[in-house]
RNA sequence: GGCCCCGUAGCUCAGCGGCAGAGCAAGCGGCUCAUAACCGCCAGGUCACCCGUUCGAAUCGGGUCGGGGCCA
Numbered sequence: 001g002g003c004c005c006c007g008u009a010g011c012u013c014a015g016c017g018g019c020a021g022a023g024c025a026a027g028c029g030g031c032u033c034a035u036a037a038c039c040g041c042c043a044g045g046u047c048a049c050c051c052g053u054u055c056g057a058a059u060c061g062g063g064u065c066g067g068g069g070c071c072a
Base pairs, nucleotide, nucleotide: 001071002070003069004068005067006066007065010024011023012022013021018055027041028040029039030038048064049063050062051061052060
């Protein structure tokens, strides 16, 4: 330098045009003498960034940045 994959909640990841979600973690409550486990509730997002397409973009196209891999 070329090609491919990935970037979404604190973490691990779903979601592939029409309301942004799950598990775990955190917080609050219940249970317990107490802690853990367990049960219930709740909060948490610039969907890496910019531009474009579209009535509508996390999702499609172009570019940039970051991470990983292959080739040279």
Molecule: transfer RNA
Organism: Chloroflexota bacterium